Context: one part of a larger RNA
Molecule: small-subunit ribosomal RNA, central domain
Organism: uncultured bacterium
RNA sequence: CUGGGCGUAACGCGUGCGCAGGCGGUUUUGUAAGACGGAGGUGAAUCCCCCGGGUCAACCCGGGGAACGCCCUCUGUGACUGCAAGCUUAGAGUACGGCAGAGGGGAUGGAUCUCCGCGUGCAGCAGUGAAAUGCGAAAAUAUGCGGAGGAACACCGAGGGCAAAGGCAAUCCCCUGGGCCUGUACUGACGCUCAUGCACGAAAGCGGGGGGAGCAAACAGGAUUAAAUACCCUGGUAGUCCACGCCCUAAACGAUGUCACCUGGUUGUUGGGUCUUAACUGACUCAGUAACGAAGCUAACGCGCGAAGUUGACCGCCUGGGGAGUACGGCCGCAAGGGUGAAACUC
Numbered sequence: 001c002u003g004g005g006c007g008u009a010a011c012g013c014g015u016g017c018g019c020a021g022g023c024g025g026u027u028u029u030g031u032a033a034g035a036c037g038g039a040g041g042u043g044a045a046u047c048c049c050c051c052g053g054g055u056c057a058a059c060c061c062g063g064g065g066a067a068c069g070c071c072c073u074c075u076g077u078g079a080c081u082g083c084a085a086g087c088u089u090a091g092a093g094u095a096c097g098g099c100a101g102a103g104g105g106g107a108u109g110g111a112u113c114u115c116c117g118c119g120u121g122c123a124g125c126a127g128u129g130a131a132a133u134g135c136g137a138a139a140a141u142a143u144g145c146g147g148a149g150g151a152a153c154a155c156c157g158a159g160g161g162c163a164a165a166g167g168c169a170a171u172c173c174c175c176u177g178g179g180c181c182u183g184u185a186c187u188g189a190c191g192c193u194c195a196u197g198c199a200c201g202a203a204a205g206c207g208g209g210g211g212g213a214g215c216a217a218a219c220a221g222g223a224u225u226a227a228a229u230a231c232c233c234u235g236g237u238a239g240u241c242c243a244c245g246c247c248c249u250a251a252a253c254g255a256u257g258u259c260a261c262c263u264g265g266u267u268g269u270u271g272g273g274u275c276u277u278a279a280c281u282g283a284c285u286c287a288g289u290a291a292c293g294a295a296g297c298u299a300a301c302g303c304g305c306g307a308a309g310u311u312g313a314c315c316g317c318c319u320g321g322g323g324a325g326u327a328c329g330g331c332c333g334c335a336a337g338g339g340u341g342a343a344a345c346u347c
Stems, first nucleotide, its partner, number of pairs: 004318003007301002012315001014200004021193003025087003029084003033081002035077007048065007091190001092187005097181003103175006109153001113149008124135002161168002205246003209242002214240002219235004257314003260310002265292011296303002320347003329340001331338002
């Protein structure tokens, strides 16, 4: 390189948008660039086979044959690809009519918690396997009233919903993207995928500013223990929160790229539609989601129209373990570090 693969063995980029590139619905006619057929031309030498010569020979010379993937010219065909011209029932999109939704921002609210003030009130409280550190006679804990502050939104709540992924949950208002369904009209292939690129991207972390109730790396003390730089307890700072700017990584997981195609069956559930019923009562249907399973697939486990099924399109990736996601180089970053990414050696 070919081949074979990528749920769990090595292997799907964290996710999307998208230029170039690759691939592309349907019809007839035309064209003949690609394609296919025929004929002709060109195709030195070398290599291979045969013959002869060099006193032998693998070497050299001469002759013959085969081959020379290629290219050129002429001619034919019109299925397929391209080009030209059309089409709309299945692709894609637009308009009109409905629907669901924790999609984003602002304002407001109640419960909890901690702190502060005042009252009642007593000697304990807290904590554990048991304790101790700790708090409390300067009156704690408990309890009543008032006030302040920050963070998170019980029940509803459901493998329920929404979003490309990360993720998103009090209420009301505002803004906005996407989705689904029904029927009609319209555009007329406008599509699929996507190297480079661009954008988004949990938590932790970083910069300067604000905020700081609870929790809590680090740290301190008390225990435990042979020790205990831990597990348990009492405290407690960064951080957690807000606005802005960076970082760009995760078991970023369905460990399963996106799109397409293919007789089935059963049980839930979410959002629509049609018919039906006294009745969200039943049936069917489209889109999602959870469980089971025919065929088929799989090494097995299992997957099974939401595929891990299928002769499909395009992209990404893998190639024994360790060394190593390391070194070096250039790129990005304030830094932490990220991304790209070896070899020697060794088994």